[in-house]
Context: one part of a larger RNA
RNA sequence: GGAUGAACGCUAGCUACAGGCUUAACACAUGCAAGUCGAGGGGCAGCGGGUUGAAAGCUUGCUUUCAAUGCCGGCGACCGGCGCACGGGUGCGUAACGCGUAUCAAACCUGCCUCAUACUCGGGGAUAGCCUUGCGAAAGUAAGAUUAAUACCCGAUGUUGUUGCUUUCUCGCAUGGGAGAGUAACCAAAGAUUUAUCGGUAUGAGAAGCCUGCGUUGGAUUAGGUAGUUGGUAGGGUAAUGGCCUACCAAGCCGACGAUCCAUAGCUGGUCUGAGAGGAUGAUCAGCCAGACUGGAACUGAGACACGGUCCAGACUCCUACGGGAGGCAGCAGUGAGGAAUCUUCCACAAUGGGCGAAAGCCUGAUGGAGCAACGCCGCGUGAAGGAUGAAGGCCUUCGGGUUGUAAACUUCUUUUAUGAGUGAAGAAUAUGACGGUAACUCAUGAAUAAGCACCGGCUAACUACGUGCCAGCAGCCGCGGUCAUACGUAGGGUGCAAGCAUUAUCC
Numbered sequence: 001g002g003a004u005g006a007a008c009g010c011u012a013g014c015u016a017c018a019g020g021c022u023u024a025a026c027a028c029a030u031g032c033a034a035g036u037c038g039a040g041g042g043g044c045a046g047c048g049g050g051u052u053g054a055a056a057g058c059u060u061g062c063u064u065u066c067a068a069u070g071c072c073g074g075c076g077a078c079c080g081g082c083g084c085a086c087g088g089g090u091g092c093g094u095a096a097c098g099c100g101u102a103u104c105a106a107a108c109c110u111g112c113c114u115c116a117u118a119c120u121c122g123g124g125g126a127u128a129g130c131c132u133u134g135c136g137a138a139a140g141u142a143a144g145a146u147u148a149a150u151a152c153c154c155g156a157u158g159u160u161g162u163u164g165c166u167u168u169c170u171c172g173c174a175u176g177g178g179a180g181a182g183u184a185a186c187c188a189a190a191g192a193u194u195u196a197u198c199g200g201u202a203u204g205a206g207a208a209g210c211c212u213g214c215g216u217u218g219g220a221u222u223a224g225g226u227a228g229u230u231g232g233u234a235g236g237g238u239a240a241u242g243g244c245c246u247a248c249c250a251a252g253c254c255g256a257c258g259a260u261c262c263a264u265a266g267c268u269g270g271u272c273u274g275a276g277a278g279g280a281u282g283a284u285c286a287g288c289c290a291g292a293c294u295g296g297a298a299c300u301g302a303g304a305c306a307c308g309g310u311c312c313a314g315a316c317u318c319c320u321a322c323g324g325g326a327g328g329c330a331g332c333a334g335u336g337a338g339g340a341a342u343c344u345u346c347c348a349c350a351a352u353g354g355g356c357g358a359a360a361g362c363c364u365g366a367u368g369g370a371g372c373a374a375c376g377c378c379g380c381g382u383g384a385a386g387g388a389u390g391a392a393g394g395c396c397u398u399c400g401g402g403u404u405g406u407a408a409a410c411u412u413c414u415u416u417u418a419u420g421a422g423u424g425a426a427g428a429a430u431a432u433g434a435c436g437g438u439a440a441c442u443c444a445u446g447a448a449u450a451a452g453c454a455c456c457g458g459c460u461a462a463c464u465a466c467g468u469g470c471c472a473g474c475a476g477c478c479g480c481g482g483u484c485a486u487a488c489g490u491a492g493g494g495u496g497c498a499a500g501c502a503u504u505a506u507c508c
C1' cells in the first nucleotide's frame, strides 16, 4: 500500500447493486416450510343445488321453516396411484478413492420422460371405510358383521425376455465378448372417460454405484504396525467386482520414498495479495462429499439405510386420571443462551422452477419481492456566478498591522436533491403483476432539507497563543512533560480524507 462476512468510537442527506451468527452441530415457545389425483374406488361427515312430503305466511304460485333422498356440483376421513431420495439448511465427522484430475469395466442398475414392436383374455378370495359392541385420562386400540377398486391372488396366451443344453460365424485385453439358429423350463396385463389417456414385455439415450494411476496439513520428543490381517479354493451376499461375509489352506502384507500413532481440517472451481514465482484463504455463488437430538438397525421403493418416515437404546423437555404417552428449527421467520458481533414471528405464487393432475387447478418460507442495520462498493448532493469599505466578531501582534477572507453580507441565477400535485410503465404469452400507484416523466414551491472525522516534533502533508509544570497526560517507533512544551489540554489557524473518518484484529 492492498484486502475483510468484520467490530469499537465520533458523525450521518439520497439512489442502485451485493452481502448480513465467523461464537454454542447449544436448547427451543408459536406459526408456516409436501402434497396432489373424484378422468382409480367404495362412499357421503360438512357446504351448495335439485326432487318428494309436511307446516306457516299469503302478493295462489312464490317465500320461509322442518324432514327424507348421493339425484347433481363437489368432497372431510378411508383404500389406491405418484411424489415425499428433489428443492432448502449446516460443516459435526472425515487426512479418506472424501475431493481434484485422468482412466477402466469381458463386473453393473436406471421410476417418470423419448422412439420402435407385440399384446391387453378368463376367474377368485379378502380388506380399510361405513355399521354394531367393548377397553383407555389421553395417545390410541380390540372384536363382530358387511363392501369396492388401476389394491391382492390364480389360470390362459407368451412376440420378446431370463436360465439351461446343442450348434454356426466372428472378434479379443487373461477370465472371455458379439451376432444367428434349434430346443426345454419359467415369467404379463387394469381399467377410466367429456375420446384422449393408461397398464404389462423387450431395445437405445440421459442418471447413480464400483475399480485404478497421480496430487492433497503438521509432528520422529510417534519406529515398528497388522490374524479377516495378506493371498488362494469353495460357498453365501449384492444391481455388480471384491475378505464384503463364512469354511478350509498357505504365511503372508505395510513401513525412514515415513507405515502406525497423535494433532488439526470438509475438498474443489475460486477469493485476497504479489511484476511474477509464491504466500494466505475456502463467507456469499457453483460442483462434490458428509451428518440431521446422540448411538444402532432395517423396512418400503427405480432410487434411502431416509432432515419435517419406522423400530430399539440413551440424554433432555413436555402431558398424565401415575396405568401410560408425546417431541426433535444444522428449513423460513422468531426466542433464550454464548459472544466484540450479524436482520422481519413481512407480501405473493404475478414471473422462473418443482410435485400431483387429462385439464381447470392445488401445494411450494424453493423463488420473486419488500423491511432492518453506512456492513461493503459505485454514483449524486449539501449550490453556481459576481461581490473589498478587504465589514463586524474571533485569533495573533513588533500595536503599524496581519489573518480568518470572496469567506460572509449583498446582487443575479439554477433546482440535482427535498416537499406538494398530476400522468404512469416494462417485467405477460389469450387471461393473470406480489413488487406498486413503485420506477420514470411533467408541473409548482423555495437556497430552500443536508459535513464531519482524524491529524499538524521526526518518519509524514500541516504552527501559533494560553493553561499545566516529570503533575495531569500523550505514544506505532524514536520519544515528549521537572515554569518560554510547534509532542499534554483548550482556542485560532492549517493539512488529509469525506457521508464518512479514525482505531483495533487478521492476511499478503
Stems, first nucleotide, its partner, number of pairs: 001508004006504002009501002013380002017376001020372001021338001026336003030333003035082003040079002043075002047073003050069009090290002098216005114204001121155004131144005161186011217263003224254003229251008266288004270281004293314005316327004344370001346369003352366001353364004383413004393404004418445006427435001452497005457478003463492005473480002
Description: Small-subunit ribosomal RNA, 5' domain from an uncultured bacterium, 508 nucleotides, folded computationally. It matches the Rfam family "Bacterial small subunit ribosomal RNA". Its family is annotated with ribosome and structural constituent of ribosome in the Gene Ontology. The RNAcentral record of the full RNA draws on ENA. Its mean pLDDT, the model's own confidence on a scale to 100, is 82.